Record summary:
The RNA shown here (SAM riboswitch aptamer (S box leader)) has 111 nucleotides and comes from a Gammaproteobacteria bacterium. NCBI's taxonomy places the organism under Bacteria, Pseudomonadati, Pseudomonadota, Gammaproteobacteria. The coordinates come from a structure-prediction model, not an experiment, and the mean pLDDT is 84.
């Protein structure tokens, strides 16, 4: 990094430092932030994917939480590409569900 598999509407904050912007991608909304966000470090905590452990045995369920990750603003902040539904006189066009893609995030695997 290609790729394969699972999962993403729940959870979980304080000190310290720095000091200008940030919220993954063109855009567009909309939000966070000098009352100091982002980031980075220290503890804390959250979850339970990988481990451990007990049943069951090809996919499964339970527990734990000392290990490896990871996670602690908004749904993965929302749209972004189709399909279907509703709504308004009326829709390809607005607006709003819902399904799927595609895109990303993490874990586990993997040449």
């Nucleotide at each position: 990094c290609a790729c394969u598999c699972a999962u993403c509407g729940a959870g979980a904050c304080c000190g310290g430092c720095u000091g200008a912007g940030g919220g993954a991608a063109a855009a567009g909304g909309c939000c966070c932030u000098u009352c100091g966000a982002c980031g980075c470090c220290g503890g804390g905590g959250c979850a339970a994917c990988c481990g451990c452990c007990g049943g069951a045995u090809u996919a499964c369920c339970g527990g734990u939480a000392u290990g490896g990750u990871g996670c602690c603003a908004a749904g993965u902040c929302c749209u972004g590409c189709g399909g279907c539904c509703g709504g308004c006189a009326g829709a390809u066009c607005c607006c709003g569900g819902u399904c799927g893609a595609g895109a990303g995030a993490u874990g586990a695997g993997g040449g």